[in-house]
RNA sequence: UACGUGCUCCGGGGUAGGUGUAAUUCCUAGCCGGCGGUGAGAGUCCGCGACCCGGCACCAGACAUCCAUUCGGAUGCGCGGUGGCGGUUGAGCCGGUGAAAUUCCGGCACCGACGGUGAUAGUCCGGAUGGGAGGAGCGCGCG
Numbered sequence: 001u002a003c004g005u006g007c008u009c010c011g012g013g014g015u016a017g018g019u020g021u022a023a024u025u026c027c028u029a030g031c032c033g034g035c036g037g038u039g040a041g042a043g044u045c046c047g048c049g050a051c052c053c054g055g056c057a058c059c060a061g062a063c064a065u066c067c068a069u070u071c072g073g074a075u076g077c078g079c080g081g082u083g084g085c086g087g088u089u090g091a092g093c094c095g096g097u098g099a100a101a102u103u104c105c106g107g108c109a110c111c112g113a114c115g116g117u118g119a120u121a122g123u124c125c126g127g128a129u130g131g132g133a134g135g136a137g138c139g140c141g142c143g
Stems, first nucleotide, its partner, number of pairs: 001143001003141008015029004030123002032112002034048004043110002052087003056083004063076005092108005114126003
C1' cells in the first nucleotide's frame, strides 16, 4: 500500500422582528445544504441514498377450511418483517481568470418530500435512539 476478508466506529444542517385571538407556517429580513464523481473545490452538472408508489420472492405468525390415532401436514389469507427489481423524485444563468471551473471570484437568481398544528412550514413537532449513499480505523491473508 492494491486486492480479499472479519470486526469496530462515524455518517444532516437552519431564526429574529412585525401583525394578529391564534402564525418559528403569513409579511419583512435572515439562516441551512446528505453521499460519490467531475482535467479546479458543486444544494441547482452526472449518479446515489432516504421519503413515496407498484408488484415479485422468502420469513414469522393470528385466523379459517380440509386431512389425520398421534406428532403434524396442505390450502387460503388481513397485518408485519427482510431482500432485490421497476417507477417517481426540486432548483442557474451571465461575466472574469485559467490549459481546464454551470464547482473558484464577481453579480443577480432559484429549489427544498410526507403527516401534524387555535393561522398556510426547507427552518417547529413526528416517523427517526430509524434508515442510508458512503467514509475511517484495526486484525488476518496476500501481491
Molecule: FMN riboswitch aptamer (RFN element)
Organism: Microcella alkaliphila